This is a predicted structure of a 104-nucleotide RNA (Glycine riboswitch aptamer) from a Dehalococcoidia bacterium. The source organism's lineage runs through Bacteria, Bacillati, Chloroflexota and Dehalococcoidia. The prediction has a mean pLDDT of 82. The sequence was found by an Rfam model in a public genome assembly.
RNA sequence: GUAGGGCAUGUGGGAGAGACCCGUUGAGGGCACCGAAGGGGCAAGCCAUGGGAGAUGACAGGCCUAUGGACGAAACUCUCAGGUAAAAGGACCGCAUGUUCUGG
Numbered sequence: 001g002u003a004g005g006g007c008a009u010g011u012g013g014g015a016g017a018g019a020c021c022c023g024u025u026g027a028g029g030g031c032a033c034c035g036a037a038g039g040g041g042c043a044a045g046c047c048a049u050g051g052g053a054g055a056u057g058a059c060a061g062g063c064c065u066a067u068g069g070a071c072g073a074a075a076c077u078c079u080c081a082g083g084u085a086a087a088a089g090g091a092c093c094g095c096a097u098g099u100u101c102u103g104g
Base pairs, nucleotide, nucleotide: 004101005100006099007098008097009096010095011094012093013092018031020030021029022028032084033083034082038080039078040077041076045071046069047068048067049066050065051064052063
């Protein structure tokens, strides 16, 4: 102090990039771009094994080092998906309600 976290719903805010070209008046095709639905990748560490110095009666733990990975984040990165007028969607944030955990 009823705050804190998760989930769901409602509501408000919410960026970027061609209203490009071709074809059809059907689906589509092409080039150029964006990153904030979703998805993939990576660091330090962490873990395992081997070795080394030191310590000890001898070890363990700790320290250094090599190899490996089964762990390891994002608004970083990739651009698969998605997107490039409006609409829709939209990570994330605010508010409210419900539910759940028990914290801050």